[in-house]
Bacterial RNase P class A from uncultured Nocardioides sp., 426 nucleotides, folded computationally.
It matches the Rfam family "Bacterial RNase P class A". Rfam links the family to the GO terms dimeric ribonuclease P complex, tRNA processing and ribonuclease P activity. The family's RNA type in Rfam is ribozyme.
RNA sequence: GGUUGGUCGGGCGGCCGCGGCACCCGUCAGGUAUGAGCUGGUAUGAGCGGGUGUCGAGGAAGGUCCGGGCUCCCCAGGGCAGGGCGGUGGGCAACACCCACCCGGAGCGAUCCGCGGGACAGUGCCACAGAGAACAGACCGCCUCCUCGGCGGUCCGCGUCGGUCGAGGUUCGCCGAGACCAUCAGGGCCUUCGGGAGGUAAGGGUGAAACGGUGGUGCAAGAGACCACCAGCGGCCGGGGCGACCCGGUCGGCUCGGCAAACCCCGCCCGGAGCAAGGUCGAACAGCGCACGUCUGAGGGCUGCCCGCCCGAGUGCGCGGGUAGACCGCACGAGGCCGCCGGCAACGGCGGUCCCAGAUGGAUGGUCGCCGAACGGUGCGUCGCAAGGCGCCCGGGAACAGAACCCGGCCUACAGACCAGCCCCU
Numbered sequence: 001g002g003u004u005g006g007u008c009g010g011g012c013g014g015c016c017g018c019g020g021c022a023c024c025c026g027u028c029a030g031g032u033a034u035g036a037g038c039u040g041g042u043a044u045g046a047g048c049g050g051g052u053g054u055c056g057a058g059g060a061a062g063g064u065c066c067g068g069g070c071u072c073c074c075c076a077g078g079g080c081a082g083g084g085c086g087g088u089g090g091g092c093a094a095c096a097c098c099c100a101c102c103c104g105g106a107g108c109g110a111u112c113c114g115c116g117g118g119a120c121a122g123u124g125c126c127a128c129a130g131a132g133a134a135c136a137g138a139c140c141g142c143c144u145c146c147u148c149g150g151c152g153g154u155c156c157g158c159g160u161c162g163g164u165c166g167a168g169g170u171u172c173g174c175c176g177a178g179a180c181c182a183u184c185a186g187g188g189c190c191u192u193c194g195g196g197a198g199g200u201a202a203g204g205g206u207g208a209a210a211c212g213g214u215g216g217u218g219c220a221a222g223a224g225a226c227c228a229c230c231a232g233c234g235g236c237c238g239g240g241g242c243g244a245c246c247c248g249g250u251c252g253g254c255u256c257g258g259c260a261a262a263c264c265c266c267g268c269c270c271g272g273a274g275c276a277a278g279g280u281c282g283a284a285c286a287g288c289g290c291a292c293g294u295c296u297g298a299g300g301g302c303u304g305c306c307c308g309c310c311c312g313a314g315u316g317c318g319c320g321g322g323u324a325g326a327c328c329g330c331a332c333g334a335g336g337c338c339g340c341c342g343g344c345a346a347c348g349g350c351g352g353u354c355c356c357a358g359a360u361g362g363a364u365g366g367u368c369g370c371c372g373a374a375c376g377g378u379g380c381g382u383c384g385c386a387a388g389g390c391g392c393c394c395g396g397g398a399a400c401a402g403a404a405c406c407c408g409g410c411c412u413a414c415a416g417a418c419c420a421g422c423c424c425c426u
Base pairs, nucleotide, nucleotide: 001423002422003421004420005419006418007417008416010371011370012369013368014367015366016365018056019055020054021053022052023051024050025049026048027047031044032043033042034041058400062411063410065409066408067407068406069405070274071273072272073271082270083269084268085267086266087101088100089099090098091097102116103114104113105112106111117265118264122263123262124259125258126257139204140203141200142199143198144197145196146195148194149193150192152190153189154188155187156186159184162181163180164179165178168175169174212230213229214228215227216226217225231255232254233252234251235250236249237248238247239246240245278328279327280326281325287319288318289317290316291315292314299311300310301309302308335354336353337352338351339350340349341348342347375395376394377393379392380391381390382389383388
């Protein structure tokens, strides 16, 4: 300078406050006991009020993504549909989790990354660009051919006109074979530019991807067309590993693109709903039913009860409703910590030890003092060429976030502090 894993995630004190539990004090509904019965009293006492003690958020309590426990409902057996998972071996109650390994990729390395079965079962898709995107493709380029066209060069042949030279002839005016130069039309060949018919996948260009790579033979030019080596794939053989897989040999020119988080195929797994699960206790009002009663006085009041006096038309029970509400579920659990043993590890076994939130308008806080990390400073000192480091001083005053049936994971958020292993550079 990196990388991996782990621990912690403001501290101390005063005062005030909140929730659970235990105990104490006070108060008290209904019920029960005491009583032959009624009433009073007394006892017990939910609840309420007060006091004391004790405990009181997290590594993620979060998202509610996955897997379980628990509860109720359903359930002969088999199949379809639907959903999930997917290298191998192991761990676990289970898992889409964890550990170890394999394969592929990134990195000098520690290490990291991976929606990791099948693309020779079938169907489908592959944007843009590009000629062509799957048993492909001729845009440029390369090569061959043509009753083809144009420019240029060269050669050939015949003819035309013009010029120069000119054997020879001559009537001296000229005539003139032939040669050379130039010109035009035609033909052959070469070259080049096009057109057409084909060949060619070596080269260029496009793309995420273009139908193995390098060299040679070969060819009109080319090409696994052929050859050598290399790479891949497949078959066979040998060896190692529980296995995924690895190593070696040999044969076959076989060279076969990608996508399954497209349908699909293969293997394995999966019943539904959720603590508002579920259970226990259980009112009141209206209304309805039944019984008793309305001067033959139900019931109530006074008075401890009887008796007596007064008031007097309703009173009691059931349904209403297993509702409102209360309680349980519900805090001892696949538990935390320590040690030993087995295992590379995840984890397992044994022993010891500890008890650690439980609200339901929902507690876990407020305030003051002291201390304080990050951070800020235009301050001071010091080191350094510098960037900057260190120390002091001043300011500042702690991230993400908060249980709600419980547990195991994953994912996401997080100021910072500390510890350990390993790697690279000096």

The sequence is in RNAcentral, with records from MGnify.